c-di-GMP-I riboswitch aptamer from Vibrio xiamenensis, 93 nucleotides, folded computationally.
Rfam family: c-di-GMP-I riboswitch aptamer. From the family's description: GEMM was predicted in a large-scale screen for bacterial structured RNA regulatory elements.
Model confidence (mean pLDDT): 86 of 100.
Taxonomically the source falls in Vibrio (Bacteria, Pseudomonadati, Pseudomonadota, Vibrionales).
RNA sequence: CCACGCACAGGGCAAACCAUUCGAAAGGAUGGGACGCAAAGCUUCCGGCCUUACCCAUAAGUGACAGUUAUGAAAGGUAGCGGGGUUGCCGAU
Numbered sequence: 001c002c003a004c005g006c007a008c009a010g011g012g013c014a015a016a017c018c019a020u021u022c023g024a025a026a027g028g029a030u031g032g033g034a035c036g037c038a039a040a041g042c043u044u045c046c047g048g049c050c051u052u053a054c055c056c057a058u059a060a061g062u063g064a065c066a067g068u069u070a071u072g073a074a075a076g077g078u079a080g081c082g083g084g085g086u087u088g089c090c091g092a093u
Stems, first nucleotide, its partner, number of pairs: 003093001004091002012037002017032006035080001041086003045083003048078005056072005
């Protein structure tokens, strides 16, 4: 240095749930709280999954619109779904 994680040292993060708050929602933030985590640090590049307020398209619908519904596009989210990228503690082996 690379791989690896059966330790060790200093430690770190924080699921569910609760409170407050932001959001249309998924979900996020802060505090409490610990199920777990060796990258549960960072990053949506790829795949998956979740959401659908606004905008757009198509179809259904209507005399025609509108509302509504479905699909798509698009947007948002999840890094604690997986892969990739990137940085990093310890070093029993």

Notes:
The sequence is in RNAcentral, with records from ENA.